[in-house]
RNA sequence: AGAGUCUGAUCCUGGCUCAGGAUUAACGCUGGCGGUAUGCAUAAUACAUGCAAGUCGAGCGCCUCUCACUUUGUUUCUAAGUAUUAUUGGAAAUAGAGUGAGAGGAGCGGCGGACGAGUGAGUAACGCGUUGGAACCUGCCCAUAAGUGAGGGAUAGCCCAGAGAAAUCUGGAUUAAUACCGCAUGUGGUCGCAAGAUUAAAGCCUUCGGGCGCUUAUGGAGGGGCCUGCGUAGUAUCAGUUUGUUGGUGGGGUAAUGGCCUACCAAGACUAUGACGCUUAGCUGGUGUGAGAGCACGACCAGCCACGAUGGGACUGAGACACGGCCCAUACUCCUACGGGAGGCAGCAGUAAGGAAUUUUCCGCAAUGGGCGAAAGCCUGACGGAGCAAUACCGCGUGAAUGAUGAAGGCCCUAGGGUUGUAAAGCUCUUUCAGUAGGGAAGAUUGUGACGGUACCUACAGAAGAAGCUCCGGCUAACUCCGUGCCAGCAGCCGCGGUAAUACGGAGGGGGCGAGCGUUGUUCGGAAUUAUUGGGCGUAAAGAGCACGUAGGCGGUUCGAUAAGUCAGAAGUGAAAUCUCGGGGCUCAACCUCGAAAUUGCUUUUGAAACUGUCUUACUGGAGACUGGUAGAGGAUGGUGGAAUUCCCCGUGUAGAGGUGAAAUUCGUAGAUAUGGGGAGGAAGACCGGAGGCGAAGGCGGCCAUCUGGACCAGUACUGACGCUGAGGUGCGAAAGCGUGGGGAGCAAACAGGAUUAGAUACCCUGGUAGUCCACGCCGUAAACGAUGAGUGCUAGUUAUCGCGGGUAUCGACCCCUGCGGUAACGUAGUUAACGCGUUAAGCACUCCGCCUGGGGAGUACGGCCGCAAGGCUAAAACUCAAAGGAAUUGACGGGGGCCCGCACAAGCGGUGGAGCAUGUGGUUUAAUUCGAUGCAACGCGAAGAACCUUACCUGCUUUUGACAUACCAGGAAUCUUAUAGAGAUAUAGGAGUGCCCUUCGGGGAACCUGGAUACAGGUGCUGCAUGGCUGUCGUCAGCUCGUGUCGUGAGAUGUUGGGUUAAGUCCCGCAACGAGCGCAACCCCUGCCUUUAGUUGCCAUCAUUAAGUUGGGCACUCUAGAGGAACUGCCGGUGUCAAGCCGGAGGAAGGUGGGGAUGACGUCAAGUCAUCAUGGCCCUUAUGGGCAGGGCUACACACGUGCUACAAUGGCGAGUACAAAGGGCAGCGAAGGGGUGACCCGGAGCGAAUCUCAUAAAGCUCGUCUCAGUUCGGAUUGAAGUCUGCAACUCGACUUCAUGAAGUUGGAAUCGCUAGUAAUCGUGGAUCAGAAUGCCACGGUGAAUACGUUCCCGGGCCUUGUACACACCGCCCGUCACACCAUGGGAGUUGGUUUGGCCCAAAACCGGUGGCCUAACCCGCAAGGGGAGGAGCCGUCUACGGUCGGAUUAGCGACUGGGGUGAAGUCGUAACAAGGUAACC
Repeated sequence: AGAGUCUGAUCCUGGCUCAGGAUUAACGCUGGCGGUAUGCAUAAUACAUGCAAGUCGAGCGCCUCUCACUUUGUUUCUAAGUAUUAUUGGAAAUAGAGUGAGAGGAGCGGCGGACGAGUGAGUAACGCGUUGGAACCUGCCCAUAAGUGAGGGAUAGCCCAGAGAAAUCUGGAUUAAUACCGCAUGUGGUCGCAAGAUUAAAGCCUUCGGGCGCUUAUGGAGGGGCCUGCGUAGUAUCAGUUUGUUGGUGGGGUAAUGGCCUACCAAGACUAUGACGCUUAGCUGGUGUGAGAGCACGACCAGCCACGAUGGGACUGAGACACGGCCCAUACUCCUACGGGAGGCAGCAGUAAGGAAUUUUCCGCAAUGGGCGAAAGCCUGACGGAGCAAUACCGCGUGAAUGAUGAAGGCCCUAGGGUUGUAAAGCUCUUUCAGUAGGGAAGAUUGUGACGGUACCUACAGAAGAAGCUCCGGCUAACUCCGUGCCAGCAGCCGCGGUAAUACGGAGGGGGCGAGCGUUGUUCGGAAUUAUUGGGCGUAAAGAGCACGUAGGCGGUUCGAUAAGUCAGAAGUGAAAUCUCGGGGCUCAACCUCGAAAUUGCUUUUGAAACUGUCUUACUGGAGACUGGUAGAGGAUGGUGGAAUUCCCCGUGUAGAGGUGAAAUUCGUAGAUAUGGGGAGGAAGACCGGAGGCGAAGGCGGCCAUCUGGACCAGUACUGACGCUGAGGUGCGAAAGCGUGGGGAGCAAACAGGAUUAGAUACCCUGGUAGUCCACGCCGUAAACGAUGAGUGCUAGUUAUCGCGGGUAUCGACCCCUGCGGUAACGUAGUUAACGCGUUAAGCACUCCGCCUGGGGAGUACGGCCGCAAGGCUAAAACUCAAAGGAAUUGACGGGGGCCCGCACAAGCGGUGGAGCAUGUGGUUUAAUUCGAUGCAACGCGAAGAACCUUACCUGCUUUUGACAUACCAGGAAUCUUAUAGAGAUAUAGGAGUGCCCUUCGGGGAACCUGGAUACAGGUGCUGCAUGGCUGUCGUCAGCUCGUGUCGUGAGAUGUUGGGUUAAGUCCCGCAACGAGCGCAACCCCUGCCUUUAGUUGCCAUCAUUAAGUUGGGCACUCUAGAGGAACUGCCGGUGUCAAGCCGGAGGAAGGUGGGGAUGACGUCAAGUCAUCAUGGCCCUUAUGGGCAGGGCUACACACGUGCUACAAUGGCGAGUACAAAGGGCAGCGAAGGGGUGACCCGGAGCGAAUCUCAUAAAGCUCGUCUCAGUUCGGAUUGAAGUCUGCAACUCGACUUCAUGAAGUUGGAAUCGCUAGUAAUCGUGGAUCAGAAUGCCACGGUGAAUACGUUCCCGGGCCUUGUACACACCGCCCGUCACACCAUGGGAGUUGGUUUGGCCCAAAACCGGUGGCCUAACCCGCAAGGGGAGGAGCCGUCUACGGUCGGAUUAGCGACUGGGGUGAAGUCGUAACAAGGUAACC
């Protein structure tokens, strides 16, 4: 950075697709290790279980337990003492009390449960981001100031009693505080103008030093609330919204401003710079991509917001309307003794469900951080870690060196070899990672280590444990074989697959990446394919039909001011992380970390003043105005004139008229058409008239008048930017159409009739109604076009014309030069894809508006607006295709044009088509009728010759290394021959015969035969669409190309076109071409004239001779066959461009290529041939090969082609008679002579042939006869008898004789050949061949007619034109109908969602009222009690949920129905593309 894809090719436009990056991903195959990250995107679905918010005894009172001490009682033991008792001491047990220490429990109280953690449902908003602001609050923390005095009454808990299944609750008694309440004090605070009023506290611990608290106030820090400028989706098919709504005043409320709430007053407020509505969405730092501008996204991390099953509500508190708090309602789940209760994982794990899909019911508070506490400490699913997952990124490994018999195996093969491949094996090494063992951290400045015996280090063993995925037609790196046969399948796009698939599947090989690879989804890029950077609108999509004008945008010259935009400096901010750069740390990297830069923004401030803006002062060039002229189908209204059509009346006049390609319908003897006169009525304006004029466009055409718009020219001493454009809006706006009323001559949708046609609801004709005309009112569209928006400025010319003016000239007019304005034709630069445009731009620039973004669906549906309707304006989607399109190029084609040629037509002659027969084909039949050839260019073709053979077909019999080739082994020479069986092939059994070469005599070799085995043979089996070769055809038409140069972006063009000419691209001239090649022509053969050479088998003039050139002789002539000559527009005249050439003439045997032949350019038809031959591939292999016999190719209701013979008198028959050429001949031609009516036979001379023979040429000529008839024409058919060939003549030969004697009397539509020695006619020969031509190939004899000419038919050549064709007109292509499928509109309705208006009900809670009932603190009172204050209850305002009636909107379904799209070879026509056969289109 581009590439593929529309075309035969090209350029452009334009879409689709690909290569790159990224990913919270998923799926398929595969999977060694480590590090670092990440991990429910779906159901804000439902949740079992455990844990996630507690802490403080240094605030308080209790309860339980343990220990210590003190103390009391009881019991036991013991010592002293005693006669006993008593007494005293000690010890133990036990019960109680007290004090202290410790542990546990619930409770009162304090602080924290508003943080942390999760999620993204809602929200289009001051929610977020950013910048500012004033009317606020703030626990814990910090600083400062002042204080902390003295009292009171309760209460939970514990206990007792009671209710209940439980949750829990009720009553009684009792008690503490840093809980609660008065009083005092008042620095200070609050209220108040002031006086003054009012307002606080709590203690605990102590080592006694103090410490921690508490209260009031001021300030701070941090946090929070509120307001604000700007920014922050889509939709106008949402255009109007709003009633607390906008503002004010009073009041209330709040920490605080404020309609935040309320009463009253006013009627405002928002909105095309998009209100309101609907849909979608958490926002940001950033992330991905991109060169950037942008575009897309908002996982993880960080900031903010919102939410916590759903909806509503408040309480507490510094802070909540509170995820693990409360109350109510609803849904759901659970417990229940049915009375009633409990719950909220969008905390961490985990479960179910959903889903393509997302982890462990782990360890630890060691670190960091948080709560409480004076602290120790406790709590912490925050967090630190581990586990699972290749989910992502990064790193490492799966070994290294050597090793050629280039092993084996695989694959391919041209059979030689190549490749896998140094790859393997082998040999020599190493040990990263993993493994085993030993040691063993940092993370922790005092202690404390979950991770963890982890990272890391050392030792040991052994190449040992560790490679896949995808692709290989092009894009896109990488190729072969086999299988398959439009099947199976592939495919991102183009597209592969129908028998040789590098595209399907497998294999071998190769390419790419690699613990991954590929696919799918999404997103950016490529895409300049929404274009600010950076696109367009004449014809590709796209300029509104035209104008006026509102908002808006833009705006001439000068001076001054200002400083909003703009520019510069400074300051603040732009969180951190991220990105970038430079360092550092993990062995590197990913990752982590430090610093810098960046954060393109916003704000404040200081300055500058060129430009834009604003204000002011001037100006005249833009614009306008005034004066005088000019041209004009500009518009409106009224009048008026003539020509023509039609109709009416009258006259003349008679049989047709009219119409068409031709006709008919129609009119006319009731008098048409024609013609003369008169009249009526409507519409339109000949000539002038023009590429002319006017108008904004639509449009405007006789003449006159009135009213009226605009333009242009000349002049001027006026105004002073007043201008341009123009979203919405308004007006005008052809034709057709609609409404009302007139009018109606002609024309003429619909309609009728006649034609045409397969049909003809058309084209043509005859009629004919709306309409066309007028007035008024609608409609509002056209290919409303210059397919070109308006305005301004700049940028070569030439020509024409319209209007006005100036100059020169002239007697004057024209002419000429020139200025301004319009309209046209060419053209430079430039531009354009090209065509083209080119001062009237599509050039160079500026301003403003409109419009476009692939084709179809569709300018359609729905909705809205307009309309009487018809309909118009606005305007989608699903689905479907890989194109659709523009310009130009080369061809081909045209029922386009021009020029030219050809037996192409015409002019002629003779045929075919009708008959019979021959022959080929189709069809049919058959066991088989073998196969091929199928418009011209198959059909008397392959086949120059099917009785067997041929023969490929059919039936039957038979054979398997084979009928044929090569190689091996064994035997035998070869060869000849007999018998038997059989249809034969064949089988069996004999007989004769033993050769040639070498020899060491054993044998070996060559040819041939027989047998055996295996490789192989064989195939007229398939594919001519795999091929070679050969051939046909256009066409013996004159064409087809190349090199260099030039032109064009290119395909291509030029040359090769043009003017002449020719049979010819033949030649000449001209020319951006100059040359060349294959073709044409010539060179070759035959023929026509002459010369020369040579004369046998040929010839015979002269001399002899014969029946006869028979012979002697001769080679002059003919002839034969060699070599030469001759013809070249060379000569003359005319014409033509002083050309090529053409016309005429002379001479000549021949004259303009003399006649004929051979010779076939580049190519076309997938033309023909695999059955001449060759050949790839496929197929058969006891058969699709080989052999044999018989049959068939010869069939026969029929159709066609090509021929022969005829239909007769230019003839038939009979008799006589003349003249050729060219060929053939030894398995041959066969003479003479003889036989037979004849075919033929006997015969065998001669001849391998200028000698002999086939071999009489026939038509012709002469004579005779027949006399127009199915005949003396014609000969088919049939009968009989024969001849010949051949093993053989039945199927199935030819010929002969006799007899028979069919159709046929010149042939419909149609069609063929031929232009001179030709047609026509007459016979002759040859190939094939045993025999078998009417066919084929040759030969000569006799021997015409006609061609004015190129209009038409056919074919061809050149130029040009149109094209939607390129498989190329046998092309392309349109619509209905029928069938299948798909999406969609309408649809009686129906089922949901969302939302909204009115009304009803009204939980909980706040607030307000009341409070007769209840109540410890305060006051009065001796007391009882009262007061004050508070509360329950009740009432009210408001209100969630709910109910009901209605509206709007959205989605699903819906009988039926409308069109649309797609589909293989359906039906009907042929609308379009060529003049598309009626030009097309709007």

A computed fold for a 1482-nucleotide RNA from uncultured Magnetococcus sp., annotated as small-subunit ribosomal RNA.
Lineage of the source: Bacteria > Pseudomonadati > Magnetococcales > Magnetococcaceae > Magnetococcus.
The coordinates come from a structure-prediction model, not an experiment, and the mean pLDDT is 86.
RNAcentral holds the sequence, with entries from ENA and SILVA.
Its Rfam family is "Bacterial small subunit ribosomal RNA". Its family is annotated with ribosome and structural constituent of ribosome in the Gene Ontology.